[in-house]
RNAcentral holds the full RNA, with entries from ENA and SILVA. Predicted 3D model of a 351-nucleotide part of an RNA (small-subunit ribosomal RNA, central domain) from an uncultured bacterium. The prediction has a mean pLDDT of 90.

Context: one part of a larger RNA
C1' cells in the first nucleotide's frame, strides 16, 4: 500500500437480450509482453541510517560509508500470463427421435350465474342489519316458469402441481410460434461466461383516440352508527374494470437471496423423460440415470432467527449496491412523458 460488506440491520439493478471491456478448457512448438536472476549507467546536495571526528556533553556541524526499494541498457531463464502457429473433445453449439406444459399470439365455440326485457302463474310485501333506514313494489316488485339481450369471468378437476427470463400465464378446439427437459452420440472443435453504456419486455393503477358496458365499484348521493363521522355497515352510483390502437415504466416486480461454473454426508415426497426387473401384455409395483419442484436435516456458515447440492458451505469471474437518522427519494440542473409524474440526484440545518 491492501483490508469491510448486501436473506431480515445501510445495500442485488423489475427481468431479458446484447456493444465495448474484465476473466477464460485440455496438450504441443514458437516468440519472449507482462514476470524473474545477473551485470551495468543513472537516481544531484542536504536530511534519514552506520562509522569517525569538532565544540566540556548534547543539540549541531565535518568527513567517509550504506540506502535510495525506482528507471534506460545488455546478457539471460520459460513455469506461469500475453502474442503467433498446429492438435484435442470434456465446455459451448448444432443435428436425429418420441414425450410433457394455465409459455406467447390470433381466431371459434360452450355451459354455469349475474343483470335486463317480453310473456305465464301468483300477491303483498321484498330487500337489507347488530338493530334499522334510505331504496324497491298494487303502474303488480319479491318467488317460480318460458323465451329473449349482452357483458365480464371460467366452479368441480387445482395440487407445497405445472410452463415462462421476469411481469405473469387455468373452459374447450383449430392455425401461427417461443423455450426447456430426456434419449442417441453423427457433426463443428472453445466458438464460453459476465456485461458499464444500449436494446426490448414489463402487475395495478392512471393518460390519449375510438368502442364496450352484464356483475363490481375510487369519485359521489342518501341511510345508519357517532360527542363528531367528510369512515367502517346499508341503498344507489360514474370514471374504471373489458376490446383495438398509441403513452405511461412504477411495486413488498420478494426467495426481500444478480448471473454462470466447479466441489461438498443424508433421508423421505413430487413433476417430466429415459434404462432395467417381477408378472402372460398393460394400468400397477421395485431398483437405477437426468433434469425440475416443495419439505427434514450432517459438516460448515451466521449476530441470531435460521441456511444447509434448489446454501446463506468451499472457491473462481464478471455486473449491480451499501458508507449513521432525520432533512429526502426532496430542490435545483439534464433526459424521459400528453398530462400524471418517471430517471438521474444534492446541500444548508439538525439529532
Nucleotide at each position: 500500500c491492501u483490508g469491510g460488506g448486501c436473506g431480515u440491520a445501510a445495500a442485488g439493478g423489475g427481468c431479458g437480450c446484447g456493444u465495448a471491456g474484465g476473466c477464460g478448457g485440455c496438450c504441443c512448438c514458437g516468440u519472449g509482453u507482462g514476470u524473474c536472476g545477473c551485470g551495468u549507467g543513472u537516481g544531484a546536495a542536504a536530511u534519514c541510517c552506520c562509522c569517525g571526528g569538532g565544540c566540556u556533553c548534547a543539540a549541531c556541524c565535518c568527513g567517509g560509508g550504506a540506502a535510495g526499494u525506482g528507471c534506460g541498457c545488455g546478457c539471460g531463464a520459460a513455469a506461469c500470463u500475453g502474442c503467433g502457429g498446429g492438435g484435442c473433445u470434456c465446455g459451448a453449439g448444432c443435428g436425429g427421435a418420441g414425450g410433457a406444459g394455465g409459455g406467447g399470439a390470433g381466431a371459434g365455440c360452450g355451459g354455469a350465474a349475474u343483470u335486463c326485457a317480453u310473456g305465464g302463474u301468483g300477491u303483498a310485501g321484498c330487500g337489507g342489519u347488530g338493530a334499522a333506514a334510505u331504496g324497491c313494489g298494487u303502474u303488480g316488485a319479491u318467488a317460480u316458469c318460458a323465451u329473449g339481450a349482452g357483458g365480464a369471468a371460467c366452479a368441480c378437476c387445482g395440487g407445497u402441481g405445472g410452463c415462462g427470463a421476469a411481469g405473469g400465464c387455468g373452459g374447450c378446439u383449430c392455425u401461427c410460434u417461443g423455450g426447456a427437459a430426456u434419449c442417441c452420440u453423427g457433426c463443428u472443435g472453445a466458438c464460453g461466461c459476465u456485461g458499464a453504456g444500449g436494446c426490448g419486455c414489463g402487475a395495478a393503477a392512471g393518460c390519449c383516440g375510438g368502442g364496450g358496458g352484464a356483475g363490481c365499484a375510487a369519485a359521489c348521493a342518501g341511510g345508519a352508527u357517532u360527542a363528531g363521522a367528510u369512515a367502517c355497515c346499508c341503498u344507489g352510483g360514474u370514471a374504471g374494470u373489458c376490446c383495438c390502437g398509441g403513452c405511461c415504466c412504477u411495486a413488498a416486480a420478494c426467495g426481500g437471496u444478480g448471473c454462470a461454473c466447479a466441489c461438498u454426508g443424508g433421508g423421505g415426497g413430487u413433476g417430466g423423460g429415459g434404462g432395467g426387473g417381477u408378472a402372460u401384455u398393460c394400468a400397477c409395483c421395485c431398483c437405477c440415470c437426468c433434469c425440475g419442484u416443495g419439505c427434514c436435516g450432517a459438516a460448515g456458515c451466521a449476530a441470531a432467527c435460521g441456511c444447509a447440492u434448489u446454501a446463506a458451505g468451499u472457491a473462481u469471474u464478471c455486473c449491480g449496491c451499501c458508507u449513521g437518522g432525520g432533512g429526502a427519494g426532496u430542490a435545483c440542473g439534464g433526459c424521459c412523458g400528453c398530462a400524471a409524474g418517471g430517471u438521474u440526484g444534492a446541500a444548508a440545518c439538525u439529532c